[in-house]
Molecule: Bacterial RNase P class A
Organism: Allosphingosinicella sp.
RNA sequence: CCAGAGGGUUGGGCGGCCGCGGCGCGCGCAAGCGCGGCGAGGAAAGUCCGGGCUCCACGGAACGACGGUGCCGGGUAACGCCCGGCGGGGGCGACCCCAGGGACAGUGCCACAGAAAGGAGACCGCCGCGGCUUCGGCCAGGCAAGGGCGAAAGGGUGCGGCAAGAGCGCACCGCGGACCCGGCGACGGGGACGGCACGGCAAACCCCACCGGGAGCAAGACCGAAUAGGGGCGGUGGCCACGUUCCGGCCGAUGCCGCCCGGGUUGGUUGCUUGAGGGGCGGAGCGAUCCGCCUCCUAGAGGAAUGGCCGCACAGCCCCGAAUAGGGGCGGACAGAACCCGGCUUACAGACCCUCUGGCACU
Numbered sequence: 001c002c003a004g005a006g007g008g009u010u011g012g013g014c015g016g017c018c019g020c021g022g023c024g025c026g027c028g029c030a031a032g033c034g035c036g037g038c039g040a041g042g043a044a045a046g047u048c049c050g051g052g053c054u055c056c057a058c059g060g061a062a063c064g065a066c067g068g069u070g071c072c073g074g075g076u077a078a079c080g081c082c083c084g085g086c087g088g089g090g091g092c093g094a095c096c097c098c099a100g101g102g103a104c105a106g107u108g109c110c111a112c113a114g115a116a117a118g119g120a121g122a123c124c125g126c127c128g129c130g131g132c133u134u135c136g137g138c139c140a141g142g143c144a145a146g147g148g149c150g151a152a153a154g155g156g157u158g159c160g161g162c163a164a165g166a167g168c169g170c171a172c173c174g175c176g177g178a179c180c181c182g183g184c185g186a187c188g189g190g191g192a193c194g195g196c197a198c199g200g201c202a203a204a205c206c207c208c209a210c211c212g213g214g215a216g217c218a219a220g221a222c223c224g225a226a227u228a229g230g231g232g233c234g235g236u237g238g239c240c241a242c243g244u245u246c247c248g249g250c251c252g253a254u255g256c257c258g259c260c261c262g263g264g265u266u267g268g269u270u271g272c273u274u275g276a277g278g279g280g281c282g283g284a285g286c287g288a289u290c291c292g293c294c295u296c297c298u299a300g301a302g303g304a305a306u307g308g309c310c311g312c313a314c315a316g317c318c319c320c321g322a323a324u325a326g327g328g329g330c331g332g333a334c335a336g337a338a339c340c341c342g343g344c345u346u347a348c349a350g351a352c353c354c355u356c357u358g359g360c361a362c363u
Base pairs, nucleotide, nucleotide: 001359002358003357004356005355006354007353008352009351010350013312014311015310016309017308018307020039021038023036024035025034026033027032041334045345046344048343049342050341051340052339053216054215055214056213066212067211068210069209070208071085072084073083074082075081086100087098088097089096090095101207102206106205107204108201109200110199123147124146125143126142127141130139131138132137155173156172157171158170159169160168174196175194176193179190180189181188182187220270221269222268223267230261231260232259233258234257235256236255237251238250239249240248277296278295279294280293281292282291283290284289316330317329318328319327320326
């Protein structure tokens, strides 16, 4: 220098003017005005997991059903997340990818093609030790090496062996059940033994282990008018009843007046932002992470503010130009908090930094 791998930071800067939403202070009876300070993100997104918080339901335990998770060890409040390993696959390599428990508990499936798809089979082919022969072959029979079909054909390579073959025999590799060694473990290594059986699929049912109440801030709590309506008490009108008093009852499209109680619409307040929080330093750890000290406060709206204009440079793009002179134009990616937090996934123009790999050249 070229080509790549892993990780991190940033994602517009400066100035001026006009606005918007909270907060604090001051002025004002109030409406409001003035000043100060604060005001989106790494994903605020998808709402896919895990929690906090709130309400509802629930006597405890076991088992079952349903749903989820699934190599091992660790981290965490928890997780389907993260870290470190193991095994398998890819790459020369840095490194990347994998729903990766169980297929002798049982059931099921294996399309098409093919002769045969699971205790298999013989289409082409090879042999023909036996029989026949007109000596060309034909038949019985044997075989599974080679060809062909397929995602997959009942171990692979080589030597021997044989009529031809074949774990038929042997060596190595693979495989199997024990044994020994290393490792917490997944697993790895080893030397004997066994001639090879028990194909694949569990993102098919299933089995095993572990986990799991439901709904969500439009959760929930409080205040509460005008008007309308509900209930209670007292007073008041008429009748039962000829008069008076008391008690009781009845009547009225359930009268009128007064007092009280509770529900509740619009609305208001709260929940609401200080939290498993951010930054720095030190320590433990390979790491995720944890511990200690110091420091910071950093949006809380509710049809929902966080915007617009101008100027100046810097990246970037385009045009004129022979130009690495010069001039002109355009002009910032994805996106937009809504109770909060930890993750995952998805979107993202560009800029910068660190570590590493392969190659070329030079010293």